[in-house]
RNA sequence: AAAGCUUGACAGACAAUCGCUGGUGAGAAAUCACGAGAGGAAAGUCCGGGCUCCGCAGGGCAGAAUGCUGGAUAACGUCCAGUCAGCGCGAGCUGAAGGCUAGUGCCACAGAAAUGGACCGCCGAUGGCGGAGGGCUUGCCCUUCGCACAGGCAAGGGUGGAACCGUGGUGUAAGAGACCACGAGGAGAUAUGGUGACAUAUGUCCUGGUAAACCCCAUUUGGAGCAAGACCUAAUGGAACGCACAUCUUUUCGAAGAUAGUCCUUGCCCGGGACGCGUUCGGGUUGGUCGCUUGAGCCAAGCAGCAAUGUUUGGCCUAGAUAGAUGAUUGUCGCUUCAACGGUGGGAGGGUGGUACCCGUUACGACCACUGGAAGUACAGAACCCGGCUUACGGCAAGCUUUCCUG
Numbered sequence: 001a002a003a004g005c006u007u008g009a010c011a012g013a014c015a016a017u018c019g020c021u022g023g024u025g026a027g028a029a030a031u032c033a034c035g036a037g038a039g040g041a042a043a044g045u046c047c048g049g050g051c052u053c054c055g056c057a058g059g060g061c062a063g064a065a066u067g068c069u070g071g072a073u074a075a076c077g078u079c080c081a082g083u084c085a086g087c088g089c090g091a092g093c094u095g096a097a098g099g100c101u102a103g104u105g106c107c108a109c110a111g112a113a114a115u116g117g118a119c120c121g122c123c124g125a126u127g128g129c130g131g132a133g134g135g136c137u138u139g140c141c142c143u144u145c146g147c148a149c150a151g152g153c154a155a156g157g158g159u160g161g162a163a164c165c166g167u168g169g170u171g172u173a174a175g176a177g178a179c180c181a182c183g184a185g186g187a188g189a190u191a192u193g194g195u196g197a198c199a200u201a202u203g204u205c206c207u208g209g210u211a212a213a214c215c216c217c218a219u220u221u222g223g224a225g226c227a228a229g230a231c232c233u234a235a236u237g238g239a240a241c242g243c244a245c246a247u248c249u250u251u252u253c254g255a256a257g258a259u260a261g262u263c264c265u266u267g268c269c270c271g272g273g274a275c276g277c278g279u280u281c282g283g284g285u286u287g288g289u290c291g292c293u294u295g296a297g298c299c300a301a302g303c304a305g306c307a308a309u310g311u312u313u314g315g316c317c318u319a320g321a322u323a324g325a326u327g328a329u330u331g332u333c334g335c336u337u338c339a340a341c342g343g344u345g346g347g348a349g350g351g352u353g354g355u356a357c358c359c360g361u362u363a364c365g366a367c368c369a370c371u372g373g374a375a376g377u378a379c380a381g382a383a384c385c386c387g388g389c390u391u392a393c394g395g396c397a398a399g400c401u402u403u404c405c406u407g
Base pairs, nucleotide, nucleotide: 001403002402003401004400005399006398007397008396010394012333013332014331015330016329017328018327020037021036023034024033025032026031039379043390044389046388047387048386049385050384051225052224053223054222063221064220065219066218067217068082069081070080071079072078083097084095085094086093087092098216099215103214104213105210106209107208119157120156121153122152123151126150127149128147129146130145131144132143133142134141135140136139165183166182167181168180169179170178184207185206186205187204189202190201191200192199193198229290230289231288232287238281239280240279241278242277243276246259247258248257249256250255261275262274263273264272265271297316298315299314300313301312302311303310304309334377335376336375337374338373341372342371343370344369345368346367349359350358351357
């Protein structure tokens, strides 16, 4: 210099003006004053918990989730520290990390065969058939050759992601973990180290893969969610009781219709509209209050621990809206860039000490100082509350790694 890895904190500041939502105070009220007012993810609603209601004697099944070890925690599928495996030259990262030696299944195409299989191939010792020679007790035996009929084999070829663990040897008619040596993987045993996962060593037994196949094992797990839920409550409608109920008609005896009456519609007329009254009860709607923000809370220091985290002391109170407030404008400053800049002064060297390299070298002038200008300043907006995860996103700092150049 280039390319990376990990971790951490931050998320612009101040002022003025005009607004918004709660709180406190003053005021008869209008209103005024003071003080407070989003996040690291407030997001996705994916896990866990608090809280609330419903359900529940106790237990089990089913279903769901999780799945190395130890620790942290209210809890977790989260976090920390490790083990093992994989990836990366490395810093580091990833984990779909119980059990195919519980059982059952599956392994496309190709291939003989995907776990009891034989296409090519090898053999044909043994048995069979045939030929030749020999022996003798003349229908048997021995020797030898051939066939590939029975049969044996799975080494080699070929297929496949994978072929009965691999390589070499012994052995055999040919062969084969059949046996031996070395090696790979697995299971259980012993010894040592470790809390443990596990590691190392020794000897024993075994050998296809697949549990993101069913399944088995272990652990956890009741359901719904603040629109949970609790309380107050108007009008209308419902039920009961009491009071009132003019006239006529109909009637299924509940009631219905017409007229009259009362009330409203500006005092009157026409027209139009409405019509039992009171008390009590219970349910729900509307509206309101609570739930609602003091909490596994925040900040600082100390202590314990590798850490996650815990604990002690001191200090602090820090949104609570309900269709949803937390905003807008202006000014000053901050930060980044100018490779798309300017002015004034200095200036021959400068860019981190040095090398390489780059810029500049009498200048339209690198660079330095002062001063100005331009552009940018992310993602995003609480809705019961916490702990996590995931996703979105800006620059900064620290530690570390690899390569190249140089002292």